Glycine riboswitch aptamer from uncultured Roseiarcus sp., 85 nucleotides, folded computationally. RNAcentral holds the sequence, with entries from MGnify. Model confidence (mean pLDDT): 80 of 100. Its Rfam family is "Glycine riboswitch aptamer". Rfam describes the family as follows. This family represents the bacterial glycine riboswitch. The source organism's lineage runs through Bacteria, Pseudomonadati, Pseudomonadota, Hyphomicrobiales and Roseiarcus.

RNA sequence: CUUCGCGGAAGAGUCCGGCGGUUUCCGCCGCCGGCGCCGAAGGCGCAACCGCCCCGGAAACGCUCAGGCCCGCAGGACCGCGAAG
Numbered sequence: 001c002u003u004c005g006c007g008g009a010a011g012a013g014u015c016c017g018g019c020g021g022u023u024u025c026c027g028c029c030g031c032c033g034g035c036g037c038c039g040a041a042g043g044c045g046c047a048a049c050c051g052c053c054c055c056g057g058a059a060a061c062g063c064u065c066a067g068g069c070c071c072g073c074a075g076g077a078c079c080g081c082g083a084a085g
Stems, first nucleotide, its partner, number of pairs: 001085008013035001015034008036069003042065001043063003049057003
């Protein structure tokens, strides 16, 4: 340095409409569309910075294509510990 395991880990609408399911109804759930929003998978951009230096590597900055926006699940940069190469 890479990979794996464990733990921690944020942000942002359950807004409007349509369809379907459930329901006597209220309501709830899912899908689609619209607008709004988030950035910490990924991607892209500028470039601080760095290096074997005129050529390269490059962010936690920026853009939001992707992804995400009740809770929860999943995901999750980064941090800590352990193991292997």